[in-house]
RNA sequence: GCGGAUGGCCGGGCGGUCGCGCCCCUCACGGGGUGAGGAACGUCCGGACUUCACGGAGCAACGGCGCCGGGUAACGCCCGGCCGGGGUAACCCGAGGGAAAGCGCCACAGAGAACAGACCGCCGGGCAUGUCCCGGCAAGGUUGAAACGGUGGGGUAAGAGCCCACCGCCCCUCCGGCAACGGAGGGGGCACGGCAAGCCCCGCCGGAAGCAAGGCCGAAUAGGGGCCACGCGCCGCCCGUCCGGGCGGCAGGGGUGCUCCGCCCCGGUGGCCCGGGUUGGCCGCAUGAGCCGGAUGGCGACAUCCGGCCCAGAUGAAUGACCGCCCAUGGGCGCAAGCCCGGGACAGAAUCCGGCGUACAGGCCAUCCGCACCG
Numbered sequence: 001g002c003g004g005a006u007g008g009c010c011g012g013g014c015g016g017u018c019g020c021g022c023c024c025c026u027c028a029c030g031g032g033g034u035g036a037g038g039a040a041c042g043u044c045c046g047g048a049c050u051u052c053a054c055g056g057a058g059c060a061a062c063g064g065c066g067c068c069g070g071g072u073a074a075c076g077c078c079c080g081g082c083c084g085g086g087g088u089a090a091c092c093c094g095a096g097g098g099a100a101a102g103c104g105c106c107a108c109a110g111a112g113a114a115c116a117g118a119c120c121g122c123c124g125g126g127c128a129u130g131u132c133c134c135g136g137c138a139a140g141g142u143u144g145a146a147a148c149g150g151u152g153g154g155g156u157a158a159g160a161g162c163c164c165a166c167c168g169c170c171c172c173u174c175c176g177g178c179a180a181c182g183g184a185g186g187g188g189g190c191a192c193g194g195c196a197a198g199c200c201c202c203g204c205c206g207g208a209a210g211c212a213a214g215g216c217c218g219a220a221u222a223g224g225g226g227c228c229a230c231g232c233g234c235c236g237c238c239c240g241u242c243c244g245g246g247c248g249g250c251a252g253g254g255g256u257g258c259u260c261c262g263c264c265c266c267g268g269u270g271g272c273c274c275g276g277g278u279u280g281g282c283c284g285c286a287u288g289a290g291c292c293g294g295a296u297g298g299c300g301a302c303a304u305c306c307g308g309c310c311c312a313g314a315u316g317a318a319u320g321a322c323c324g325c326c327c328a329u330g331g332g333c334g335c336a337a338g339c340c341c342g343g344g345a346c347a348g349a350a351u352c353c354g355g356c357g358u359a360c361a362g363g364c365c366a367u368c369c370g371c372a373c374c375g
Base pairs, nucleotide, nucleotide: 001371002370003369004368005367006366007365008364009363010362012326013325014324015323016322017321018320020035021034022033023032024031025030037346041357042356044355045354046353047352048351049210050209051208052207054262055261056260057259058258059257062206063205064204065203066202067081068080069079070078071077082096083094084093085092086091097201098200102199103198104195105194106193119141120140121137122136123135124134125133126132149167150166151165152164153163154162168190169188170187171186172185173184174183175182176181214283215282216281217280224274225273226272227271228270229269230268233250234249235248236247237246238245239244252266253265254264255263290309291308292307293306294305295304296303297302330341331340332339333338
């Protein structure tokens, strides 16, 4: 200098004039403070909070995760590591447990696709010497995403783990590591394809809704009216002329997809029609698993401690407009001084956080890898 990889930052500032929302002070005038993001987007995960569901235990259904260890309030997130794949490398990717629990699939091509296989061929024999017949072979070639171990040697009629060496695979032992796993040694049969992001099996986790949650105030010819159907167990006591009512016990029913335990509820239930109010105000509402700085510990995610700060809360929805200057960079003109152009990207709070995913003009910083050259 060129190419590549990883991580991070900015994406405006100052002043003036006018105009807005919220909070605080003031009798008022008025004054003070503050005001849209790195993603506010997606609504994909996890929570906080609120209400509902009766609680405990177990099971089922459904959904999620899936190597090991750690972080976190938690997660499908983040960090570190292992193994596998891609890459010269820096780095990147991995829905990464189980294929001898079972079922299923591997199209087409090809001889043959999982107790497979002979088309071309190699070798041996026969004989009517021919694109013939019989036998042996799966090492070579063909097909395919993938061919029942790989390379080399020996052996053989030709071949084959048939035998041998190394690798691969399985078993055992030892060493290192919390572990995933790695290394070493010994032995063995040379065989036990792939797909589970096909169903499935195994392990772990999971109640449902959501701030339009949920409360308060206000508000009603009205705590309204009419019709129909079904139901109202047993015992004891009490009230009562009857209808009926009260208390207690038992049984029954319900609260849950099922079971057990506990707890609670029930004595009337269901349906249809007419009609009044609810479109208002207040709370929830922003002090947070908050932000910034430093120290310590840790490879790191992060944790602990100390100090500082308060940084939107609207409700058809504020955060804007104009002017001037500065800053960063790019382009054009110009010898130069300087002048001109471009505030242009993705995009705007609405209960709040932690993540992930997606979008992003332009500019900057740091580290690492490869190549070339110079010193």